[in-house]
RNA sequence: AGGGUGACUGCGGGAGAGAUCGGCCAGCUCGUUCUGGCCGGCGCCGAAGGAGCAACCGCCCCGGAAACUCUCAGGCAAACGGACCGCAGCCGCACU
Numbered sequence: 001a002g003g004g005u006g007a008c009u010g011c012g013g014g015a016g017a018g019a020u021c022g023g024c025c026a027g028c029u030c031g032u033u034c035u036g037g038c039c040g041g042c043g044c045c046g047a048a049g050g051a052g053c054a055a056c057c058g059c060c061c062c063g064g065a066a067a068c069u070c071u072c073a074g075g076c077a078a079a080c081g082g083a084c085c086g087c088a089g090c091c092g093c094a095c096u
Base pairs, nucleotide, nucleotide: 001096002095004093005092006091008089009088010087011086012085013084018042020041021040022039023038024037025036026035027034043076044075045074049072050070051069052068056064057063058062
């Protein structure tokens, strides 16, 4: 120096599911009809996190393991978040 790989950072893309019902509080354009917050209920979603089984893998006692499964958590207008993907920077790792 080259491509590969891991973490972090930046940029871009990024799904699903009730703008549900009731109560309380506040706001203002004062509404049985709007907006927001909190609590409770029923209904749902899976792609933060978490957990479970397992194909498979390993140093094979045991362990690592999913986008599958469960929904504890989280989420169900927008916003935020968001697994994962692409590009770039930086720091390492091994190889040439």

Predicted 3D model of a 96-nucleotide RNA (Glycine riboswitch aptamer) from a Hyphomicrobiales bacterium. Model confidence (mean pLDDT): 80 of 100. It matches the Rfam family "Glycine riboswitch aptamer". Rfam describes the family as follows. This family represents the bacterial glycine riboswitch. Lineage of the source: Bacteria > Pseudomonadati > Pseudomonadota > Alphaproteobacteria > Hyphomicrobiales. The model forms 90% of the base pairs in the Rfam consensus.